[in-house]
Molecule: transfer RNA
Organism: Puniceicoccales bacterium
This record gives sequence, structure tokens and C1' cells, in this order.
RNA sequence: GCUUGUGUAGUUCAAUGGAUAGAAUGCUAGCCUCCGAAGUUGGCGAUUCGGGUUCGACUCCCGACACGAGUG
Repeated sequence: GCUUGUGUAGUUCAAUGGAUAGAAUGCUAGCCUCCGAAGUUGGCGAUUCGGGUUCGACUCCCGACACGAGUG
């Protein structure tokens, strides 16, 4: 260089073109405890960027960027 895959909470993963984008874990506040841990109840937090298709896009298409795999 060419081909191909991936990109979503701090982290690991979900989400049939139509939901308030969900769970675990994390962080945080309360309860519990002599204090902590554990447990329990609540809160916080995300679709890499630009454009296109569509009534509607995390999802489909094009480009860019980042990372991985293969290959001359």
C1' cells in the first nucleotide's frame, strides 16, 4: 500500500430500522454495623467524527480517524 473486522457509561458487554439506549462492574449518598466488609435502596455516567438514505438510524450507505487481523 491492498483486503477485512471492530469502534456504545471509567471497564466488560447487550440493543429486529421505531423504548426514556439496557445489564454487570465501578463511583457516590442513604439504610444496616461499635467501625468496616458484605447485603440492601436510590443517584451518576455512553452511541469516535462528518455527510447521505429513510416518516424514523447505535443499526443501512459513503468518507475520515483510531485499534486489530490477513497479505504483496